Transfer RNA from Enhydrobacter aerosaccus, 72 nucleotides, folded computationally. Its Rfam family is "tRNA". Rfam classes the family as a transfer RNA. From the family's description: Transfer RNA (tRNA) molecules are approximately 80 nucleotides in length.
RNA sequence: GCUGCCGUAGCUCAGUGGUAGAGCACCCCCUUGGUAAGGGGGAGGUCCACAGUUCAAUCCUGUGCGGCAGCA
Numbered sequence: 001g002c003u004g005c006c007g008u009a010g011c012u013c014a015g016u017g018g019u020a021g022a023g024c025a026c027c028c029c030c031u032u033g034g035u036a037a038g039g040g041g042g043a044g045g046u047c048c049a050c051a052g053u054u055c056a057a058u059c060c061u062g063u064g065c066g067g068c069a070g071c072a
Stems, first nucleotide, its partner, number of pairs: 001071007010024004018055001026042005048064005
């Protein structure tokens, strides 16, 4: 330099055109003599950025940025 894949909660990942979810972690409560385990509730996200398509974009298209892999 070229090609491909990926970018969503603190972490690991779903989702797929119609105002975003799970597990773990975090906070509160129950249970215990106390921990751990278990149960209930809660908080947490301008979905990498900009532009385009659309009535509507996390999702489709383009460009850029970042990460990973392959080739040179």